[in-house]
RNA sequence: CGGACGGGUAGUCGCUCUCGUGGCGCCUUACGGGCCGCGGGAGAGGAAAGUCCGGUCUCCACAGGGCAGCGUGCCGGCUAACGGCCGGGCGGGCGCGUAAGCGUCCGACGGAAAGUGCCACAGAAAAUAUACCGCCUCGCCGUAAGGCGCGGUAAGGGUGAAAAGGUGCGGUAAGAGCGCACCGCGGCAGGAGUAAUUCUGCCGGCAGGGAAAACCCCACGCGGAGCAAGACCAAAUAGGGGAGGAGGGACGGCCCGUCCCGUUAAACUUCCGGGUAGGUCGCUAGAGCCGGCCAGUAAUGUCCGGCCCAGAUGAAUGACUACCGCCCGCAAGGGUACAGGAACCGGCUUAUAGUCCG
Numbered sequence: 001c002g003g004a005c006g007g008g009u010a011g012u013c014g015c016u017c018u019c020g021u022g023g024c025g026c027c028u029u030a031c032g033g034g035c036c037g038c039g040g041g042a043g044a045g046g047a048a049a050g051u052c053c054g055g056u057c058u059c060c061a062c063a064g065g066g067c068a069g070c071g072u073g074c075c076g077g078c079u080a081a082c083g084g085c086c087g088g089g090c091g092g093g094c095g096c097g098u099a100a101g102c103g104u105c106c107g108a109c110g111g112a113a114a115g116u117g118c119c120a121c122a123g124a125a126a127a128u129a130u131a132c133c134g135c136c137u138c139g140c141c142g143u144a145a146g147g148c149g150c151g152g153u154a155a156g157g158g159u160g161a162a163a164a165g166g167u168g169c170g171g172u173a174a175g176a177g178c179g180c181a182c183c184g185c186g187g188c189a190g191g192a193g194u195a196a197u198u199c200u201g202c203c204g205g206c207a208g209g210g211a212a213a214a215c216c217c218c219a220c221g222c223g224g225a226g227c228a229a230g231a232c233c234a235a236a237u238a239g240g241g242g243a244g245g246a247g248g249g250a251c252g253g254c255c256c257g258u259c260c261c262g263u264u265a266a267a268c269u270u271c272c273g274g275g276u277a278g279g280u281c282g283c284u285a286g287a288g289c290c291g292g293c294c295a296g297u298a299a300u301g302u303c304c305g306g307c308c309c310a311g312a313u314g315a316a317u318g319a320c321u322a323c324c325g326c327c328c329g330c331a332a333g334g335g336u337a338c339a340g341g342a343a344c345c346g347g348c349u350u351a352u353a354g355u356c357c358g
């Protein structure tokens, strides 16, 4: 650095789901369901987490085109898709090696030759180049040492994160791509490669410092909200609408009587509709898991065989006991990481005691 695991066995009492079965003077025309028992089976993770990316699904929106905004950014491949993964290139760090090179890790790694702006401090000068010390020719002064001045220069010193290609030889008054060789850089041609890129040759004396995690430019991608999505069934009470309606109800069955609500659009009866409580679906058989063959360097994919592995919702998966494992301790004893589903899937990131493998 990569990978695997991340407590075990047994018992008792519970919880959620499910299958079978028994009972019920419980519902239903029936199908089926409900309640109470009994027996069997299954029941959190490597991250279930953060919700940072990408998708499935659902609803809403949507002629077409553009602007704005956001994101991504070497090349190729994989994938449903991705900011993920695999492979390659280039650059950098480290290790090994005399070297060529090899191994390993890291990289926001498109464009600074479209434009605009910026580069603190220091420094002569930070991009229209420039000259503090220094070096040099010449002139003047001076016996000389040296000083002053007009110029030349950018090799050396100095400043800085960065100084206008680098090293060497020649050259020169001193210098300088001024000339040459090599390296770098740019252009062209050819070879290798799908490409990023690289190799070789020729030409050019060198222009074009940095920074795009400044604006910006280029290429590509992106509609919004999210399972509290969304769909269905549907009380009681109070509103709404339609029809009937002069009566309706209480006082133990009937009559009288008394009382209450009504006699306008009214009590009362009945039907319809919307919403709420509540319930059902969505909901877990899937980009699924395990094994194998084949293709591929790999990521991954085709095929074959086998398997079914939580679906809760005021939200189950727990508690206790015994033995064992591991850690601390002389012992008694104590401890055993990070952490818990909530529509689902692929990633990334973060947390993680301890053990094993390469």
Base pairs, nucleotide, nucleotide: 001358002357003356004355005354007324008323009322010321011320012319013318015043016042017041018040019039020038021037022036023035024034026033027032045338049349050348052347053346054345055344056343057226058225059224060223069222070221071220072219073218074088075087076086077085078084089109090107091106092105093104094103095102096101110217111216115215116214118210119209132157133156134153135152136151138149139148140147141146165183166182167181168180169179170178184206185204186203187202188201189200190199191198192197230281231280232279233278240272241271242270243269244268247261248260249259250258251257288307289306290305291304292303294301295300325336326335327334328333
Bacterial RNase P class A from uncultured Candidatus Solibacter sp., 358 nucleotides, folded computationally.
It matches the Rfam family "Bacterial RNase P class A". It is annotated as a ribozyme.
Lineage of the source: Bacteria > Acidobacteriota > Terriglobia > Solibacteraceae > Candidatus Solibacter.
RNAcentral holds the sequence, with entries from MGnify.